[in-house]
RNA sequence: GGAGCCGGUGAGAUGGCCGCUGCGGACCCGUUCCGCGGAGGAAAGUCCGAACUCCACAGGGCAGCGUGCCGGGUAACGCCCGGCGGGGGCGACCCCAGGGAAAGUGCCACAGAGAACAGACCGCCUACCCCCGCCUCGGCGGGGCGGCAAGGGUGAAACGGUGCGGUAAGAGCGCACCGCGCUUCCGGGUAACCGGGGCGGCACGGUAAACCCCACGCGGAGCAAGACCACAUAGGGGGGCGUCACGAGGGUGGCCCGCCCCAGCCCCCGGGUAGGUCGCACGAGGGAAGGGGAGACCCUUCUCCCAGAUGAAUGGCCAUCACCGGACGCGAGUCCGGGACAGGAUUCGGCUUACGGCCGGCUCCGACA
Numbered sequence: 001g002g003a004g005c006c007g008g009u010g011a012g013a014u015g016g017c018c019g020c021u022g023c024g025g026a027c028c029c030g031u032u033c034c035g036c037g038g039a040g041g042a043a044a045g046u047c048c049g050a051a052c053u054c055c056a057c058a059g060g061g062c063a064g065c066g067u068g069c070c071g072g073g074u075a076a077c078g079c080c081c082g083g084c085g086g087g088g089g090c091g092a093c094c095c096c097a098g099g100g101a102a103a104g105u106g107c108c109a110c111a112g113a114g115a116a117c118a119g120a121c122c123g124c125c126u127a128c129c130c131c132c133g134c135c136u137c138g139g140c141g142g143g144g145c146g147g148c149a150a151g152g153g154u155g156a157a158a159c160g161g162u163g164c165g166g167u168a169a170g171a172g173c174g175c176a177c178c179g180c181g182c183u184u185c186c187g188g189g190u191a192a193c194c195g196g197g198g199c200g201g202c203a204c205g206g207u208a209a210a211c212c213c214c215a216c217g218c219g220g221a222g223c224a225a226g227a228c229c230a231c232a233u234a235g236g237g238g239g240g241c242g243u244c245a246c247g248a249g250g251g252u253g254g255c256c257c258g259c260c261c262c263a264g265c266c267c268c269c270g271g272g273u274a275g276g277u278c279g280c281a282c283g284a285g286g287g288a289a290g291g292g293g294a295g296a297c298c299c300u301u302c303u304c305c306c307a308g309a310u311g312a313a314u315g316g317c318c319a320u321c322a323c324c325g326g327a328c329g330c331g332a333g334u335c336c337g338g339g340a341c342a343g344g345a346u347u348c349g350g351c352u353u354a355c356g357g358c359c360g361g362c363u364c365c366g367a368c369a
Base pairs, nucleotide, nucleotide: 001365002364003363004362005361006360007359008358009357012321013320014319015318016317017316018315020038021037022036023035024034025033026032027030040341044352045351047350048349049348050347051346052222053221054220055219064218065217066216067215068214069083070082071081072080073079084098085096086095087094088093099213100212104211105210106207107206108205121152122151123148124147125146129144130143131142132141133140134139160178161177162176163175164174165173179202180200181199182198183197185196186195187194188193226278227277228276229275236269237268238267239266240265241264247262249261250260251259252258285304286303287302288301289300290299291298292297323338324337325336326335327334328333
C1' cells in the first nucleotide's frame, strides 16, 4: 500500500423561544400550572418461527406446502454456533437447496461423425482373406473386404487418468499407481465422516429450486384477533291497557270540552348500531458484575421501568460549540456548504433488503500501488 473478517455508533452537545402527546400531582377545575416519559438499527419487506385470541378437531388417509450432512444452542425456527464433505482463492477467508439419477418418465440448445445401452470426419493399421502391378520369386507397392479408437478436431460435457508392457495398429487386453464401486473386515471419532485392509477391470454422463421416490414436519384465521359497556332499528320473550264505541293511543300550536283519525299502544327484559373501555406495555425485557462453555448460549446476584397514539403525537426556529468537505491565507483563522436510510400501530426471536459517514479490534499478502 492492498485485502479479509468482526464489533460499536449513526441529524451530535448545551442553552433559549414556540408547539404536540401519554402518565402522575396540584388548584382558582381548564384550550390552567408543575413534574416525568416520548421511534430504529433497520421501527421496512411481511419471508420464516413463536406468544396471545377465536373457530374447528375420535382415529386414519389423500391432496397441498415446507424441510432435507452431523452434533449442539433455543420457547421455537427454514435461525445461530461448532464440525464434516464438496467448490473457489497464493492467503486471511468465502460459497453450497448438502437425501435419492444402480424405480420409472422427461430434457440436454449451438457446434460436432457421434450426446446415452453413442460414434468414425481427419487419422492409424494391412497380421488374416481377395484383386491388380512390379519382381532378383524371399518379397515390395496400390486397391478392396476389413480392423482400431491411441492422436487431431467439435463441445459445458465424448463412455476413467498417467506410465510400462502388449499389438499389424490398438484397446483395462495385462500390470503398477491414482480414481470409482462393493465390503457382516480393522483402527479413530458421540456422529457426519476420516485412515487402512480385502474384493471387483470398471458396469452405472449431467439434470430432482424437472416430474417423481424416500424420510420428517404442518388444522385455519389473525389485535380490523377477541372480551366488555352501551344513545339506535328490526325480529324475539314477559307484563299492562284497549279493540265491547262505555274506547288505549294519535291529531287539533300549551290544558279541558268538543270534533276528526284509528287497532293497536305503552313499559321492562333482551338485542346490539354509533360511540367508548379492555386487550396494550413487567417483558422468552434492558444494564452491570461474577461464573460455566471452543462458540451459539446458559446460570447467579444487584439494579432500572424505558412510546402507547387512533383523521394517528415524538416537531420547528435561533445562538454557541463540536464533526466532515471546499475556497482563501505563511499562520492563528475567515467564508461557504454538508450530515445517509428511514420512521411505531398486539408483542417477541430471526432472516433479507436500504444506509452519507465516524470509531475500534483481529488477521492475510509482501512491493503487487
A computed fold for a 369-nucleotide RNA from a Candidatus Polarisedimenticolia bacterium, annotated as Bacterial RNase P class A.
The organism belongs to Candidatus Polarisedimenticolia, within Bacteria.
Rfam family: Bacterial RNase P class A. By type it is a ribozyme.